[in-house]
This is a predicted structure of a 1389-nucleotide RNA (small-subunit ribosomal RNA) from an uncultured bacterium. Its Rfam family is "Bacterial small subunit ribosomal RNA". Its family is annotated with ribosome and structural constituent of ribosome in the Gene Ontology.

RNA sequence: AAUUCGCCCUUAGAGUUUGAUCCUGGCUCAAGAUGAACGCUAGCGGCAGGCUUAACACAUGCAAGUCGAGGGGCAGCAUGUCCAGCAAUGGAUGAUGGCGACCGGCGGAAGGGUGCGUAACGCGUGAGCAACAUGCCCUAUACAGGGAGAUACACCAGGGAAACUUGGUCUAAUAUCCCAUAGCAUUCAUUGAAGGCAUCUUUAAUGAAUUAAAGCUUCGGUGGUAUAGGAUUGGCUCGCGUGACAUUAGCCAGAUGGUGAGGUAACGGCUCACCAUAGCAAUGAUGUCUAGGGGUUUUGAGAGGAAGGCCCCCCACACUGGGACUGAGACACGGCCCAGACUCCUACGGGAGGCAGCAGUGAGGAAUAUUGGACAAUGGAUGGAAAUCUGAUCCAGCCAUGCCGCGUGCAGGAAGACGGCCUUAUGGGUUGUAAACUUCUUUGGAGAGGGACGAAAUUGACGGUACCUCUCGAACAAGCCACGGCUAACUACGUGCCAGCAGCCGCGGUAAUACGUAGGUGGCAAGCGUUAUCCGGAAUUACUGGGUGUAAAGGGCGCGCAGGCGGCCCUGCAAGUCGGAUGUGAAAGAUCAAGGCUCAACCUUGACAGGCCAUUCGAAACUGUGGGACUUGAGUGUCAGAGGGGAAAGUGGAAUUCCUAGUGGAGCGGUAAAAUGCGCAGAUAUUAGGAGGAACACCGGUGGCGAAGGCGACUUUCUGGCUGACAACUGACGCUGAGGCGCGAAAGCGUGGGGAGCAAACAGGAUUAGAUACCCUGGUAGUCCACGCCGUAAACGAUGAUUACUAGGUGUAGGGGGUAUCGACUCCCUCUGUGCCACAGUUAACGCAUUAAGUAAUCCACCUGGGGAGUACGGCCGCAAGGUUAAAACUCAAAGGAAUUGACGGGGGCCCGCACAAGCAGUGGAGUAUGUGGAUUAAUUCGAUGAUACGCGAGGAACCUUACCCGGGUUUGAAUUGCUGAUGGCGAUAAUUGGAGACAGUUAUUUCCCUUCGGGGCGUCAGUGAAGGUGCUGCAUGGUUGUCGUCAGCUCGUGCCGUGAGGUGUCGGCUUAAGUGCCAUAACGAGCGCAACCCUUGCCGUUAGUUGCCAUCGGGUCAUGCCGGGCACUCUAUUGGGACUGCCAUCGUAAGAUGUGAGGAAGGUGGGGAUGACGUCAAAUCAGCACGGCCCUUAUGUCCGGGGCGACACACGUGUUACAAUGGGGGGUACAGUGGGAAGCUACCUGGCGACAGGUUGCGGAUCCCCAAAUCCUUUCUCAGUUCGGAUCGGAGUCUGUAACUCGACUCCGUGAAGUUGGAUUCGCUAGUAAUCGCGCAUCAGCCAUGGCGCGGUGAAUACGUUCCCGGGCCUUGUACUCACCGCCCGUC
Repeated sequence: AAUUCGCCCUUAGAGUUUGAUCCUGGCUCAAGAUGAACGCUAGCGGCAGGCUUAACACAUGCAAGUCGAGGGGCAGCAUGUCCAGCAAUGGAUGAUGGCGACCGGCGGAAGGGUGCGUAACGCGUGAGCAACAUGCCCUAUACAGGGAGAUACACCAGGGAAACUUGGUCUAAUAUCCCAUAGCAUUCAUUGAAGGCAUCUUUAAUGAAUUAAAGCUUCGGUGGUAUAGGAUUGGCUCGCGUGACAUUAGCCAGAUGGUGAGGUAACGGCUCACCAUAGCAAUGAUGUCUAGGGGUUUUGAGAGGAAGGCCCCCCACACUGGGACUGAGACACGGCCCAGACUCCUACGGGAGGCAGCAGUGAGGAAUAUUGGACAAUGGAUGGAAAUCUGAUCCAGCCAUGCCGCGUGCAGGAAGACGGCCUUAUGGGUUGUAAACUUCUUUGGAGAGGGACGAAAUUGACGGUACCUCUCGAACAAGCCACGGCUAACUACGUGCCAGCAGCCGCGGUAAUACGUAGGUGGCAAGCGUUAUCCGGAAUUACUGGGUGUAAAGGGCGCGCAGGCGGCCCUGCAAGUCGGAUGUGAAAGAUCAAGGCUCAACCUUGACAGGCCAUUCGAAACUGUGGGACUUGAGUGUCAGAGGGGAAAGUGGAAUUCCUAGUGGAGCGGUAAAAUGCGCAGAUAUUAGGAGGAACACCGGUGGCGAAGGCGACUUUCUGGCUGACAACUGACGCUGAGGCGCGAAAGCGUGGGGAGCAAACAGGAUUAGAUACCCUGGUAGUCCACGCCGUAAACGAUGAUUACUAGGUGUAGGGGGUAUCGACUCCCUCUGUGCCACAGUUAACGCAUUAAGUAAUCCACCUGGGGAGUACGGCCGCAAGGUUAAAACUCAAAGGAAUUGACGGGGGCCCGCACAAGCAGUGGAGUAUGUGGAUUAAUUCGAUGAUACGCGAGGAACCUUACCCGGGUUUGAAUUGCUGAUGGCGAUAAUUGGAGACAGUUAUUUCCCUUCGGGGCGUCAGUGAAGGUGCUGCAUGGUUGUCGUCAGCUCGUGCCGUGAGGUGUCGGCUUAAGUGCCAUAACGAGCGCAACCCUUGCCGUUAGUUGCCAUCGGGUCAUGCCGGGCACUCUAUUGGGACUGCCAUCGUAAGAUGUGAGGAAGGUGGGGAUGACGUCAAAUCAGCACGGCCCUUAUGUCCGGGGCGACACACGUGUUACAAUGGGGGGUACAGUGGGAAGCUACCUGGCGACAGGUUGCGGAUCCCCAAAUCCUUUCUCAGUUCGGAUCGGAGUCUGUAACUCGACUCCGUGAAGUUGGAUUCGCUAGUAAUCGCGCAUCAGCCAUGGCGCGGUGAAUACGUUCCCGGGCCUUGUACUCACCGCCCGUC
């Protein structure tokens, strides 16, 4: 919270739509159950259950007989007697026990089986029969006298293969028939009485008519007949209840009723004749499909749902269909007849059969048992009885099919054993007290002995069973499923979107708790899982207990029959309702309480309860119904009012178009721009006149009217509704409304008119990749009128109608009342309509909120996951188009609503940035350098790839580097290290052989150290454990880095708001470079970022002066701080100051802004650097390093030589040099700073044209050296492919280095290519910046450096501004995006 008056009792949920949230809504799971089946497994017992499919077909045996005390009899058996025979044996005799077949009686209608049919009085429940029957049983009364004729069997003779059957002769009965008797029997008639329920019933009397019997006997009995009663069992009738489909709406001729007759045990159209025309049906007839019904079973909190196996009751059936006979009872499972199908026999002429009885067989199927024992018990049939029969029944057998019970040991036992598995691996954890081991016990089991109840007596299938006692010995007895979440239980290996799993969500693409295996763990346990089905969870059909503004769902609107519901008062009745009593509600089952099997399951006994139904007695509030009254609901009336409400007729002006005429003369028209089109045959424009059709500007308004659709010039006529006031009249006349009837925009259809403008289709012109479109020029249906159809719309307020109640505020339309007023104005109240805002309430939220989506009531309509589909089929309607009604297969796990955070928008607002603009210099064209792609190659090692790769890793590839290729070596290895064994060398130096070298040998010389003498150290060799790997994975990682971006953002605590995700703060106004501040404010504070603190530079001071400096003093030189001296200055190094919008003016609340302001070296962050928030890009890097996992181990390790990384049709990026005169060449000449220097920088001298070489000197450096160029002065060149430009090539050299061939730099001489300022495009830069000029350094033997990092010299132009491009920030808006627009997604092929 549901439920309930209230309490108690009872009621459990979870996963899955999203980035996240709430809701709606479906799917799925956890529980229980079963006549089950399948997989794996299996010790025992008890109690139950066992063809759910083919009501398919059946071999074989058995399942219904019995009676001799009814009868005639005697085939067979036994006994007796007799005869024959030595005997075996044979014959006779019904004499006895008995008895086949026969006549007769009773029973075969029970018991047992099955569920085909049946939607029905079949079943259930309750009544009725005054409309009935009832063998056997019980009670009572009465009776049983006499007679007759047959027949089976048997015998004789036949037919037939058989089944069977024909003829003749004889005979009996409890078989059959006739007569007698008949009272209370039956029928009829008359009269009287009583009762009931309409027909009627009962009873009394009288009269008439009709019907019976059977014997047997052991003498005890038993049977027979009639009548009446009882009991039992049946038959019939009725009320109520008891499936689906309306895409089945009409059905019915014996059909409905009556009269009469027949028939039946009995009523009845049950049947027939005649008469009438009824009867059933929307409360579902008829039809179709499905189905035995109930007690009960199962599930469920219950209400409900599903089922009807076993057991009990009822029904139906017996190979299929039909029919009757007999009988008390049948239309008969193991009877008869007919027909049919099937099977079997046959001599082919003809016959036989019916397992849905018990077993059993075949078939079907996922699937269901023995051709068992016994009548001992219970029950049944017959009989007087004994007894016989009984596949009913009682038992046993098979099956873990279910339920219940028991066992597979118990106690101790830590070296926490071995083994297994895991691991961070000298170790630890776990399996685990588990095992071993030591005691103890013996259920089940085996062996032996005893041994039941079931039966009072004879009788025990079960059965030597249950049970009891003794002995044995832990011995012989555990599996199945699961372990990602739901859902209890986790690791390793293998696999690599494969194999596979999966109930849903979903796992698997190289570190899988999800696959397979193992170890471990969890659950249940002689079972465990799976599958199938049912209910539950599902409030997911909602009676209990749901909804319909936007999620699925209000009919387009009205009128209205049936139906449902209905104001106030009095009174009667008692149908509903409520209470009491009685009957019924079978047993079993369920519940409770006891009891019996050792317990339990199971069984027994008792008790309670049981809706409904029937009868009866009461109550009268409510509903109903009858009567009476009322006025407030509803309607009428009188007076007044507003209106595009509707229909018809007429009238009007403006505009468009067309026609005629005039003026006029070249264009008009149209568009983003055009063209098609019109126009000198005179358009457009303009003036005048005329024709015709359609629509009614302004007023005009969230204004009016109407049920909705809808209605707009004016006038007239006809007409519907509405509102107010009054309270005269009626007196509940009301509300809703399935079907039905009517109205119903636009388009469309039919017939006939009309046709100005507009305009589907169509044509042309454009646009476009195309353009069957958007744009333009034309243009037909149509639009208009009349009549008729169609019947649909986002027919919307996406909100059915009616009634009542529930805070307000403010407009507006119509009316009324009061107040005020001379009047126009005012204010208040009220009724009706139409809007906005907003409280309570409500809602998933959005929102709604007296015009409800609030609170209640009545009635109608509609919904039940998405798609398929408002489709198919069928019906109805329509001329057609089409409408209406309206599914299923299949498929998905979602589809959806509202709101939230982001992202995005060829949405909006505000703002910033060399983003654009304004400028300067470039790129893109040429040559060349370098990097990349491509292609090539034995290899051209690898990585980086939009911005954020491409002069990047690399701050320097000839060998080395080097990772690549070819070839040659090597394998404890090039380097490090532990252990074991052997050894005392190893090594070094020198020489030498082979070889390209690595390497493999040879010779010569030299030769261990310490010691406690045990050994140790150091080497070598052999072995072993570690090695080694620039091999893979940057998508397993650390660390580092790029980028957004030095952009101003990113968050938190507490509080508040919201169901929640979230929001607020962080928004708004102003301001700032800035989320920088100020103000405001349900927020108040805080953190990471911003700023500041740090470094450098610019000014001044303080301290200290060597290698720096030199003003003053002195010395000296051709000259120079060169020297003494000094620390003033510069400078170097330290440490301080200074700048804060502080001051002034103006603006502003403030923050702050502005000012060619003052002062100041510097002015509003002074310049520059370092510093990079939360995060994004699975961004980059395993090749810098580290590291998990995988891989290689005589190789993917390692060493060496050579080659390659430098190749070259081509394409791109980044630079550099130029194209020249602001320049090139020659000559002269001035001024830096950062840095570096010992295998170094080198002054100076000599040589060389030069690169450089040879000498000598200073300096490990504020001391020495490297050390400037543009500039400036002068001269020449005079616009050319040049005295520009320098590529390329030839020759000669220098230097480094073992070594410049592939493949170095530099020098000199010669050669002198392209290129004359570069298309589209594109990069950088806002001041000491761009541009330009040189210098230094790292790496480095040298250098491919034109690169990178620094340094100084010279030194500009421009910014109006934020429309646009790019990027970014904040607010807001839309969204079907959230992998976030490089999204999502539709259609065609």